[in-house]
Context: one part of a larger RNA
């Protein structure tokens, strides 16, 4: 002197744009949390029609059944795709976890695009319905019926494997490619206005796994450390390489270029300081990574650390009829606590994206905005010109006078901003056939009227340091970064006039250079 996610004290007018549980990864109440009926069956609403009954002279109006009928309606279930995105936190992790370059001839890849080929016959169940049980309940059991883009067979298939054989090649294992024999392999409909979709094989884009090389913390008052431990054969496992497992051999592998152990931490782009080299730090944003009450385990899946999915143990909390159940805010708010500290149980899908969906569209606490907090940065404003009898006060005096001080009163002009009054967007060149459609918002922005009108405070004034005098006090009571100041004439305590530097802020801590 410059920074901050700050906090504290005093004081506080307006915008915009940032920003905001740094601690207890500590417990949680409540609220909020897909889609698709152009995959399927069923039921249900309405309409329309037929019968019955009420009421009516009738037209009608109600009510109860039926229906082979209609609908741009509604779904509990089976089915499909999403739920591994996208949101949160930083526990652990000194590690190929990050960062940088490479490897992959060791490997995946749903939706997406492109080439080209195909979709031929069949079956047999189950939910839901209905009938019955059992339980306080979460929930469960049977019996009967039914459907598919659900499930099973079988044909067909260049292409998988796999044995023999050619031919090319390459960086080691090897790649590519063609020949025959054999194994074992596909589908599905829907809708009709446009049109959505199914299968297998190749290529592309995405996106990930896996391995290296090189780089970033302390500590030697941690000096030795290792038995799947090093390597190798066989085999198992994986999408995939490998001790990643398993059995038998062999004894090996690391280390003062700091191994193993102990303590600390997410890493990175950045960010802050610094003339730079350093050094410090990782909050918003972004990219990786780990986590989801605590541990452990696999299931489905193109993909899984599966935050709002299963199971099992454990702690803890609610319900309970005592037999048994439920649960998981480190998602948005929220609430207890803990602390010096850190925010609404809002608004909206109108944009942007995202899931489903042929689309209307439905969801989306991602988002986009709105609230609170000077926590930060920028910006503006609290008024401009004049005006000495230099007015009263108020402080000081050497009692003449100085000083606040053009300061104020007084004249005059201006009206930013706030406030009121009218008018009022852009974001929508989007979406819909149209009609229409903006949370922000009657906001921002324009216009008019009034009227100076509603808006200033804090530390400091001993010397580092810019700014003095009076009164109290009298080593006391208090100051304080240092040095030091106060024991009766304190420029150093406290108060007052005065000044200094800042200014909606100022100052103090705290932490970094």
């Nucleotide at each position: 002197c410059g920074a901050u996610g700050a906090a504290c004290g005093c004081u506080g007018g307006c915008g915009g744009c940032g920003u905001g549980c740094c601690u207890a990864a500590c417990g949680c109440a409540u609220g909020c949390a897909g889609u698709c009926g152009a995959g399927c069956g069923a039921g249900g609403a309405c309409c329309g029609c037929c019968c019955g009954g009420u009421g009516g002279c009738a037209a009608c109006a109600c009510c109860g059944g039926g229906u082979u009928g209609g609908u741009g309606c509604c779904u509990a279930g089976c089915g499909g795709c999403g739920a591994a995105c996208g949101g949160g936190u930083g526990a652990g992790u000194a590690a190929c976890a990050c960062g940088u370059g490479g490897g992959u001839a060791a490997c995946c890849u749903g939706c997406c695009c492109c080439c080209g080929a195909c979709a031929c016959c069949g079956g047999g169940a189950u939910a839901a319905g209905c009938c019955u049980g059992g339980g306080a309940a979460a929930c469960u059991g049977g019996g009967u019926c039914u459907a598919a883009u659900a499930c099973c067979g079988g044909a067909u298939a260049g292409g998988a494997c796999u044995a023999c054989g050619g031919a090319c090649u390459g960086c080691a294992u090897g790649g590519u490619u063609u020949g025959u024999g054999g194994u074992g392999g596909a589908a599905a409909g829907c809708u009709u206005u446009u049109g959505c979709g199914g299968u297998g094989u190749g290529g592309g884009a995405u996106g990930g796994g896996c391995c290296c090389g090189c780089g970033g913390c302390c500590u030697a008052u941690c000096a030795g450390c290792u038995u799947g431990u090093u390597g190798g054969u066989g085999g198992g496992g994986u999408g995939a390489u490998g001790g990643c497992c398993u059995a038998c051999c062999a004894a090996g592998g690391c280390g003062a270029c700091g191994a193993c152990g102990g303590g600390u931490a997410g890493c990175c782009g950045g960010c802050c300081u610094g003339a730079g080299a350093g050094g410090g730090u990782g909050u918003c944003c972004g990219g990786c990574c780990a986590c989801a009450c605590u541990g452990g385990g696999a299931c489905u899946g193109a993909g899984a650390u599966a935050c709002g999915g299963c199971c099992c143990a454990g702690a803890c909390u609610c319900c309970u009829a005592c037999g048994g159940g439920a649960g998981g805010c480190a998602g948005c708010a929220g609430u207890g606590g803990g602390g010096a500290a850190u925010a609404u149980u809002g608004c909206a899908c109108a944009a942007u994206g995202g899931g489903c969906g042929c689309a209307a569209g439905c969801c989306u606490g991602a988002u986009g905005c709105a609230g609170c907090g000077a926590c930060g940065c920028c910006g503006c404003g609290u008024g401009g010109g004049g005006g000495a009898u230099g007015a009263c006060g108020g402080c000081c005096u050497u009692c003449g006078g100085g000083u606040u001080g053009u300061a104020a009163a007084c004249c005059u002009c201006u009206u930013u901003c706030a406030a009121c009054g009218c008018c009022g967007a852009c974001g929508a060149a989007g979406c819909g056939u149209a009609a229409g459609u903006g949370a922000c918002g009657g906001u921002a922005g324009g216009c008019g009227g009034a009227g100076a009108a509603g808006a200033a405070g804090c530390a400091c004034c001993g010397g580092c340091c810019a700014a003095c005098u009076a009164c109290g006090u009298g080593c006391c009571a208090g100051c304080a970064g240092c040095c030091g100041c106060g024991g009766u004439a304190a420029u150093a305590c406290g108060u007052a006039g005065g000044g200094u530097g800042c200014g909606a802020g100022c100052g103090u801590u705290g932490u970094c250079c």
Predicted 3D model of a 513-nucleotide part of an RNA (small-subunit ribosomal RNA, 5' domain) from an uncultured bacterium. The full RNA is in RNAcentral, with records from ENA and SILVA. The coordinates come from a structure-prediction model, not an experiment, and the mean pLDDT is 83.